[in-house]
Context: one part of a larger RNA
Molecule: small-subunit ribosomal RNA, central domain
Organism: Pseudomonadota bacterium
C1' cells in the first nucleotide's frame, strides 16, 4: 500500500450555505506522444533468490554456470484510453421570457380575546388551594361583577399525514426591502460541471457583558404540606430568566440517529403547487406520505425520496473502563468549546 465498514452493534461533521488547493469529468474530429503499450541498448557491486549441474558418506553449509521480475536512464515505434492544443455541438450545468405557490428573511405599523395593575361603582364574607389540609389573601371591604385607564407577552379558530427553508427554524393583520423554489416555453451561452482538505458564513435553548423591559410563568430561594427523614413530588409566595436592541457564547436525542452529486431498477394509493388535455379512474413536470415487485438486511426494517444496483468526492470507525478526560496548543468575559493522548485495568 493492499482490508472491511458507518439507520439501531464503534463510525456521516449541526448546516456544504459559499467556496480555496486537491481529487474526478459529457459528445465530435484533427494534432502531439507525457501517462500507457511493444521491442532494443546502459545500468541496477558481490552475496543473497530460482533452477540446473557439482564438492563435503547425506543435510545444513560451499563451489560453478544460467535466470526472470521489478527500478533508474535512453532510443526505436505504436496511438486505443487518459493528458495536453486546437476544433465543432447540446443531453449536463447556467442565463432569460411568461405563469405560479408558499408561517422565507429583515424593518415598521395596527387588532381582538385572555391575564395583569391602579382608581371608581354595586356588594357583604368569605376567596384561593388539595388526596386531605396548612401556608397564603380578605370587614384598612377581598372573591364575585361594571365601567374607566394603564402594562408586558403570546396569537385561539383557519390548522391539516398541510406549507416554507441549506440547517437551526418559521404562524394575528397591513405595508415596505429582501432570498430562494416549481412549471413552461422556446431564445441564447457553449462542459462554464461534481465533490471539496483547510478557510469563511450561519446556527435551538440554556448561558455571558453593559443599557432596557417587566403582565403571565418561574430555576434559586422563603414558606405550608407529605414522609423515618424530604435539601424532592403537592400547595402559596418568588429572583435571575422568559421579552427588545447591540454585542459574545457555539453546543444539543442540531435525529430521517441515514454525507453531497449522477445514472440505472415493477407498481398501487393519499396529498400539496404547476403545465397539458381528447374532460378521462387521463398525460406530465416538481414536492410531501403510506404500502409494496425485484433487490438488499444479522434481524428490525429499507424499497424510484433506497438502507436496491453502480461511479465521483468528502468526513468518519477499529474491544470496554480510564475518557470525549489529562497536558499542550487555539479560541472565549467567563462559564466552557475545538483538538486530544497514556499509564493502569478487564
Nucleotide at each position: 500500500c493492499u482490508g472491511g465498514g458507518c439507520g439501531u452493534a464503534a463510525a456521516g461533521a449541526g448546516u456544504u450555505c459559499u467556496g480555496u488547493a486537491g481529487g474526478c469529468g459529457g459528445u465530435u474530429g484533427c494534432g502531439u506522444a507525457a501517462g500507457u503499450u511493444a521491442g532494443g541498448g546502459g545500468u541496477u557491486a558481490a552475496a543473497u533468490c530460482u533452477u540446473u549441474g557439482g564438492g563435503c558418506u547425506c543435510a545444513a553449509c560451499c563451489c560453478a554456470a544460467a535466470g526472470u521480475u521489478g527500478g533508474c536512464u535512453u532510443c526505436u515505434a505504436a496511438u486505443a484510453c487518459u493528458g495536453c492544443g486546437c476544433u465543432a455541438c447540446u443531453a449536463g450545468g447556467g442565463c432569460g421570457g411568461c405563469c405560479u405557490a408558499g408561517g422565507g428573511g429583515a424593518c415598521a405599523g395596527c387588532g381582538g380575546a385572555a391575564c395583569u395593575u391602579a382608581c371608581g361603582g354595586u356588594g357583604g364574607a368569605g376567596c384561593a388551594g388539595u388526596g386531605a389540609a396548612a401556608u397564603g389573601c380578605g370587614u384598612u371591604g377581598a372573591u364575585a361583577u361594571c365601567g374607566u385607564a394603564g402594562g408586558g407577552a403570546a396569537c385561539a379558530c383557519c390548522a391539516a399525514g398541510g406549507g416554507g427553508g441549506u440547517a437551526g427554524c418559521c404562524a394575528g393583520c397591513u405595508g415596505u426591502c429582501u432570498g430562494g423554489g416549481g412549471g413552461u416555453c422556446c431564445g441564447c451561452c457553449g462542459a462554464c460541471g461534481c465533490u471539496g482538505a483547510g478557510a469563511g458564513a450561519c446556527g435551538a435553548a440554556a448561558g455571558c457583558g453593559g443599557g432596557g423591559g417587566g403582565a403571565g410563568c418561574g430555576a434559586a430561594a422563603c414558606g405550608g404540606a407529605u414522609u423515618a427523614g424530604a435539601u424532592a413530588c403537592c400547595c402559596g409566595u418568588g429572583u435571575a430568566g422568559u421579552c427588545c436592541a447591540c454585542g459574545c457564547c457555539g453546543u444539543a436525542a442540531a435525529c430521517c440517529a441515514u454525507g453531497c452529486c449522477u445514472g440505472c431498477u415493477a407498481g398501487a394509493u393519499g396529498u400539496c403547487c404547476g403545465a397539458c388535455u381528447u374532460u378521462a379512474u387521463g398525460u406530465u413536470g416538481g414536492g410531501u406520505g403510506u404500502c409494496g415487485a425485484a433487490g438488499c438486511u444479522a434481524a428490525c426494517g429499507c424499497g424510484u425520496u433506497a438502507a436496491g444496483c453502480a461511479g465521483g468526492c468528502c468526513g468518519c470507525c477499529u474491544g470496554g473502563g480510564g475518557a470525549g478526560u489529562a497536558c499542550g496548543g487555539c479560541c472565549g468575559c467567563a462559564a466552557g468549546g475545538c483538538u486530544a493522548a497514556a499509564a493502569c485495568u478487564c